[in-house]
Context: one part of a larger RNA
RNA sequence: GGACGAACGCUGGCGGCGUGGCUUCACACAUGCAAGUCGAGCGGUGAAGCCCCUUCGGGGGUGGAUCAGCGGCGAACGGGUGAGUAACACGUGGGCAACCUGCCCCUAGCACUGGGAUAACCCCGGGAAACCGGGGCUAAUACCGGAUACGACCACCGAGGGCAUCCUCCGGUGGUGGAAAGUUCCGGCGGCUAGGGAUGGGCCCGCGGCCUAUCAGCUCGUUGGUGGGGUGAUGGCCCACCAAGGCGACGACGGGUAGCCGGCCUGAGAGGGUGACCGGCCACACUGGGACUGAGACACGGCCCAGACUCCUACGGGAGGCAGCAGUGGGGAAUAUUGCACAAUGGGCGCAAGCCUGAUGCAGCGACGCCGCGUGAGGGAUGACGGCCUUCGGGUUGUAAACCUCUUUCAGCAGGGACGAAGCGCAAGUGACUGUACCUGCAGAAGAAGCGCCGGCUAACUACGUGCCAGCAGCCGCGGUAAUACGUAGGGCGCAAGCGUUGUCC
Numbered sequence: 001g002g003a004c005g006a007a008c009g010c011u012g013g014c015g016g017c018g019u020g021g022c023u024u025c026a027c028a029c030a031u032g033c034a035a036g037u038c039g040a041g042c043g044g045u046g047a048a049g050c051c052c053c054u055u056c057g058g059g060g061g062u063g064g065a066u067c068a069g070c071g072g073c074g075a076a077c078g079g080g081u082g083a084g085u086a087a088c089a090c091g092u093g094g095g096c097a098a099c100c101u102g103c104c105c106c107u108a109g110c111a112c113u114g115g116g117a118u119a120a121c122c123c124c125g126g127g128a129a130a131c132c133g134g135g136g137c138u139a140a141u142a143c144c145g146g147a148u149a150c151g152a153c154c155a156c157c158g159a160g161g162g163c164a165u166c167c168u169c170c171g172g173u174g175g176u177g178g179a180a181a182g183u184u185c186c187g188g189c190g191g192c193u194a195g196g197g198a199u200g201g202g203c204c205c206g207c208g209g210c211c212u213a214u215c216a217g218c219u220c221g222u223u224g225g226u227g228g229g230g231u232g233a234u235g236g237c238c239c240a241c242c243a244a245g246g247c248g249a250c251g252a253c254g255g256g257u258a259g260c261c262g263g264c265c266u267g268a269g270a271g272g273g274u275g276a277c278c279g280g281c282c283a284c285a286c287u288g289g290g291a292c293u294g295a296g297a298c299a300c301g302g303c304c305c306a307g308a309c310u311c312c313u314a315c316g317g318g319a320g321g322c323a324g325c326a327g328u329g330g331g332g333a334a335u336a337u338u339g340c341a342c343a344a345u346g347g348g349c350g351c352a353a354g355c356c357u358g359a360u361g362c363a364g365c366g367a368c369g370c371c372g373c374g375u376g377a378g379g380g381a382u383g384a385c386g387g388c389c390u391u392c393g394g395g396u397u398g399u400a401a402a403c404c405u406c407u408u409u410c411a412g413c414a415g416g417g418a419c420g421a422a423g424c425g426c427a428a429g430u431g432a433c434u435g436u437a438c439c440u441g442c443a444g445a446a447g448a449a450g451c452g453c454c455g456g457c458u459a460a461c462u463a464c465g466u467g468c469c470a471g472c473a474g475c476c477g478c479g480g481u482a483a484u485a486c487g488u489a490g491g492g493c494g495c496a497a498g499c500g501u502u503g504u505c506c
Base pairs, nucleotide, nucleotide: 001506002505003504004503006502007501008500009499010498016371021365022331027329028328029327031326032325033324036073037072038071041070042069044067049062050061051060052059053058080284081283082282090208091207092206093205094204095203096202099201100200104197105196106195107194108193109192110191112146113145114144115143121136122135123134124133125132126131152176153175154174155173156172157171158169159168160167161166210256211255212254217247218246219245222244223243224242225241226240227239228238229237259281260280261279262278263274264273265272266271286307287306288305289304290303309320310319311318312317337363339362340361341360345359346357347356348355349354376406377405378404379403386397387396388395389394410447412442413441414440415439416438420433423430424429450495451494452493453492454491455476456475457474461490462489463488464487465486471478472477
C1' cells in the first nucleotide's frame, strides 16, 4: 500500500443502484408456516344450485362442493449446517470382462381368463389421552392364482472375439416368472415384457494438496490363499479352514489441526494466505445404534431401541427434536422481519383447470461493502465585522462572507405512469414488487459535512496553558518554565458520507 462476512469511536436527519449480514454455544427452543397432490384408479359421504311432486312437514331426480379412507406418484429433490472426517473425503486422469438407474426418449411385441380379502362404513368394547381391540358389509390401476411369452435366468454342445478371470452371437432340451383398466372431451392418458438411449448413481485404481520424530516401530481379520455367505456388484465386506504374512526414515503407527475444490485476497511473477457469499462434491440432522419401505435412504420436518433434556398425565401411560423460513432466550466485540406473493423462474402431483411450494421472486432493517450523485454556480475588495497572530506598521482567516445575477440534480409537492406476460382460460380476465421505476409540472439556495492528522519517517505552525505533572506514542522518542511532540485555540494538510482505531492475511 492492498484486502475483509468485520467490530469499535466520532460523524452521517441526503438520496439512488448492485452485493453480502451468528465468523462465537453442531447451545436450548414458545408460536406460525416450510410437502403435498390425483375423483380421468376405488368404494363411501353427500352441500349449494337446477327440475318435478307436495298433505307445505317434506319427498324424488339431477348435480357434484366437502370430508376422511383404500390406492398411485412425490416425500431420497429442493432448503440448512460444517460437528465429524488427514480419508479414494476431495481434485484430476483412468477402469468396471464386477454394477444399478423410477419418471423421460426410441424400437419390437403383448394386454387372455379367474379368485379371495381389507380399510372406509355399521355394531360392541377398552383408555384421562395418545390411541387400541373384537364382530359384520364392500370396491379398485390394492392383493393372489391359471394361460401365453420372441426375449430373460440356470445346465449341456458348437462358432467368433478378447485385457487373466472371460465376453458376444446362434441352435436344441428342461425348469422359473407378468399385464389393469378409465374416459361429459373417443382426442388422448396409462399397463406389461425385452432391447437400446439419456440422465443420475455405485465400486476400483494412478497422481496431488496440513503440522508434529519432544510420536520409531505398527498390525491378528492383521497379510495372503481355498471354500462359502452377503450385495445391484468386486472385495478379509463377513465366516470356516490353511499359510505367516503385511506396513515403515520415500516417515508407518501415534498426537494436533482441518470439510475438499472451482475460486477469493495479495504479489511483476514465483509464491504466500484463505475456502464467507455463488457453483460442484462430501458429511451431518438432539446423542448413539438399527433396520423397514422403495428405482433410489439406513432417510432433517419416516419408523424402532437406548440415553440426556423438555412437556402432558386421571400416575396406568404418552408427546417432542428450527444445523428449513421468521422469531425467543443464552453466549458474544458482533450479524436482520414472528413481512408480501406464487405475478415470474424452478420443483411435486394432475390429461387439464388447478393445488402445494419460507425453493424462489420481492419488500423491511443495518454506510456492512462497492459504484455514481449532491450539499450549489458565476460575479463580488473600501480586502467589512469577528477570530487568531503581531516587530503595533501590519499579517492572516479571505472571494471566504455580506451583496448582485443565475441554476434546481437529489430530497419535497402535484399530474401521468410502465417493462417484467409468456402461458393459461370459451370468455371476462390474470403483477407480490407497485402507484415502484420513469416522464411532466411547481416552489425555493432553499433540507444536506464530517473525521483524522500537522517533531522525523510523512503533506501540514503559531499562540496560550501545563511544568518528568497532566499526558502522548506505530518506531525513534516528547514533557523537569519560552514544548511546531501534552491540552486548548487560530491556521494548515489529507480523505470525504465518511474518517480514524483495532484484529487478520499478502
Background
Small-subunit ribosomal RNA, 5' domain from an uncultured bacterium, 506 nucleotides, folded computationally. Rfam family: Bacterial small subunit ribosomal RNA. Its family is annotated with ribosome and structural constituent of ribosome in the Gene Ontology.